[in-house]
Context: one part of a larger RNA
RNA sequence: GACGAACGCUGGCGGCGUGCUUAUUCAUGCUUCUCGAUCGGAAAGGCCCCUUCCGGGGUACUCCAGCGUUGAACGGGUGAAUAACGACUGGGUAACCUGCCCCUGUGCUCCGGAAUAACCCCGGGAAACCGACGCUUUGCCGGAUACGACACGUGACCGCAUGGUCUGCGUGUGGAAAGAAUUUCGGCUAGGGAUGGACUCGCGGCCUAUCAGCUUGUUGGUGGGGUAAUGGCCUACCAGGCCACAACAGGUACCCGGCCUGAAAGGGCGACCGGCCACUCUGGGACUGACACACGGCCCAAACUCCUACCGGAGGCUGCCGUGGGGAAUAUUGCGCAUUGGGCGAAGGCCUGACACGCCAUCCCCCCUUGAGGGAUGACUGCCUUCAGGUUGUAAACCUCUUUCGUCCCCCACGAAGCCUUCAGGUGACUGUAGGCGCACAACAAUCACCGGCUAACUACUUGCCUCCAUCCGCGGUCAUACUUACGGUGCGACCGUUGUCC
Numbered sequence: 001g002a003c004g005a006a007c008g009c010u011g012g013c014g015g016c017g018u019g020c021u022u023a024u025u026c027a028u029g030c031u032u033c034u035c036g037a038u039c040g041g042a043a044a045g046g047c048c049c050c051u052u053c054c055g056g057g058g059u060a061c062u063c064c065a066g067c068g069u070u071g072a073a074c075g076g077g078u079g080a081a082u083a084a085c086g087a088c089u090g091g092g093u094a095a096c097c098u099g100c101c102c103c104u105g106u107g108c109u110c111c112g113g114a115a116u117a118a119c120c121c122c123g124g125g126a127a128a129c130c131g132a133c134g135c136u137u138u139g140c141c142g143g144a145u146a147c148g149a150c151a152c153g154u155g156a157c158c159g160c161a162u163g164g165u166c167u168g169c170g171u172g173u174g175g176a177a178a179g180a181a182u183u184u185c186g187g188c189u190a191g192g193g194a195u196g197g198a199c200u201c202g203c204g205g206c207c208u209a210u211c212a213g214c215u216u217g218u219u220g221g222u223g224g225g226g227u228a229a230u231g232g233c234c235u236a237c238c239a240g241g242c243c244a245c246a247a248c249a250g251g252u253a254c255c256c257g258g259c260c261u262g263a264a265a266g267g268g269c270g271a272c273c274g275g276c277c278a279c280u281c282u283g284g285g286a287c288u289g290a291c292a293c294a295c296g297g298c299c300c301a302a303a304c305u306c307c308u309a310c311c312g313g314a315g316g317c318u319g320c321c322g323u324g325g326g327g328a329a330u331a332u333u334g335c336g337c338a339u340u341g342g343g344c345g346a347a348g349g350c351c352u353g354a355c356a357c358g359c360c361a362u363c364c365c366c367c368c369u370u371g372a373g374g375g376a377u378g379a380c381u382g383c384c385u386u387c388a389g390g391u392u393g394u395a396a397a398c399c400u401c402u403u404u405c406g407u408c409c410c411c412c413a414c415g416a417a418g419c420c421u422u423c424a425g426g427u428g429a430c431u432g433u434a435g436g437c438g439c440a441c442a443a444c445a446a447u448c449a450c451c452g453g454c455u456a457a458c459u460a461c462u463u464g465c466c467u468c469c470a471u472c473c474g475c476g477g478u479c480a481u482a483c484u485u486a487c488g489g490u491g492c493g494a495c496c497g498u499u500g501u502c503c
Base pairs, nucleotide, nucleotide: 001502002501003500005499006498007497008496012368014366015365017363018361019360020326024324026322029320030319035068039066041063042062045061046059047058048057049056050055077279078278079277089202090201091200092199093198096197097196101193102192103191104190107188108187109186110143111142112141113140119134122131123130124129149173150172151171152170153169154168155166156165157164158163179185180184206251207250208249213242214241219239220238221237222236223235224234225233255275256274257273258269259268260267261266282301283300284299285298304315305314306313307312332358334357336355340354341352342351343350344349371401372400373399374398382391383390384389408438410436411435415430418427419426420425448491449490450489451488452473453472459486460485469474
């Protein structure tokens, strides 16, 4: 000097930030839904009609539940694991994939079929839920066509080894589609772009040799399988590989941009913010899908908790709050989608504990205030004293002003030049906040540490190697500037000190 700090004393305001250590257990609430312009439909509300006043019918303004589409792989949290191509940096892929988005003077969107949920009706179960009869889609399946795919044959050009390109040519195999609305939004196919991802390689980056030998899919090859793709990634058969230039083992640790310190070199750290990675009760696994081996999806196993009619079921806060425990120690079971952004939708719009805000905390940094000018009988008091006096001290009293801040009254935003809309209008959580005019009153507001040297600041009393103080040197045993108290002073100042850690 610095801190995500803690502790002690004290404490007026505001702004910007920041705020669990035990990856410990978790009650309750909320955190991912959307589309009626896909569909069958109508549980609830609105509207209309009828009514015996119980109710019934219609419409589709609208919409519960359901089929279906997209999203749910983003966003959020945490740092347990990991010494590794995990991260950083620079290359390669002639070994690869890419939904939504953009471009194309690519072309197409033809014909049929079978089921299933909701619903109706019945049944089983305590529940979770399950079974059976009938009906329907942009869901599913079959056929036709299609420049792409695969196999074989073949031509030209090129390169960087395997090879690549000409959407080259010929033959064969098998492969698409979905409508809704009248403005358009879609569906399928081919090529390109952008974005995102995957794999691979070079270099460098902790400690220990009181870790010296390690390895059997281990190292390489051939055949086969698998993947979007290379590859022992997997498998069968053959031969082997690494290491004092530190293999293997153990300990510790997410990595980086950066942060702190320092003149720099360097050293330490990796909170907040940004990028990547990994994980989402523990271990394992796949399904769906453009993307997952998936925090608020599924299956299995273990531990734990809960419900049960004892047969059987349910759950996963390292999301936002909040709770128990732990700890020196860290906040509200808040308001809103107004802004920015995200998902869905043609749009209105809906959802969004992301986000924007408010609350708590002197935790950090910064700004402001606790008055200004005058005022000597140098008052009183306190302390010291050589008893003359000195000091507290212009300090106070007193006089004249001012009203920042705070109290009160009134007015009141920007963020919205946006967005939506029937063109009339509607829309702000923060917020009656920031800010502005005004009334009154010096009124509401100063502590903490230190004073032997380092180091700015001294005297007196008390104590008497006691009580204590102290980073270090050291002080104290009757004359203590070093303990304690008082006066005075010094340094800071809404703080000041101590402790811890790093330079």

This is a predicted structure of a 503-nucleotide part of an RNA (small-subunit ribosomal RNA, 5' domain) from an uncultured bacterium.
Model confidence (mean pLDDT): 84 of 100.
RNAcentral holds the full RNA, with entries from ENA and SILVA.